A computed fold for a 76-nucleotide RNA from Acetofilamentum sp., annotated as transfer RNA. The coordinates come from a structure-prediction model, not an experiment, and the mean pLDDT is 82. It was read from a public genome assembly. Its Rfam family is "tRNA". By type it is a transfer RNA.
[in-house]
RNA sequence: ACGGGUGUAGUUCAGUUGGUAGAAUAGCGGUCUCCAAAACCGUUGGUCGGGAGUUCGAGCCUCUCCGCCCGUGCCA
Numbered sequence: 001a002c003g004g005g006u007g008u009a010g011u012u013c014a015g016u017u018g019g020u021a022g023a024a025u026a027g028c029g030g031u032c033u034c035c036a037a038a039a040c041c042g043u044u045g046g047u048c049g050g051g052a053g054u055u056c057g058a059g060c061c062u063c064u065c066c067g068c069c070c071g072u073g074c075c076a
Base pairs, nucleotide, nucleotide: 001072002071003070004069005068006067007066010025011024012023013022019056027043028042029041030040031039049065050064051063052062053061
């Protein structure tokens, strides 16, 4: 440099035909316990990587930029 993949909660990941953004875990509170852990119950948490476009409506489609991973190649 080119090609492919990927980016969504603190973390790991779903998200159906474009139609209310979710789960697990973590955190917080509670129950339980002499105390703690475990277990159980409840609950907070989102610039869907940035920007632009299409659309009544975008996590999802289009363009562009950025980060990460893989492959190929170039220079040294």